[in-house]
RNA sequence: GCCGGUGUGAUGGAAUUGGCAGACGUGACGGAUUCAAAAUCCGUUGGUGGCAACAUCGUGUGGGUUCGAGUCCCACCACCGGCA
Repeated sequence: GCCGGUGUGAUGGAAUUGGCAGACGUGACGGAUUCAAAAUCCGUUGGUGGCAACAUCGUGUGGGUUCGAGUCCCACCACCGGCA
């Protein structure tokens, strides 16, 4: 230099004919249980604004297509593999 693959909450990882983003697990926080703990069980868990209801943004970055994009297209970035 060329070709291919991957990139989603703190983390592993779903969502695939384009139609509610974050299911399920781990971790964290709160609670139950216990003399105390471990284990187990229940609840909560992206950001910003708001007293709240709610609004808005968010899938590596920036654009594009579309009524609608994690998903399709283009460029770039990072990592992995192959070829030279």
Molecule: transfer RNA
Organism: Oscillospiraceae bacterium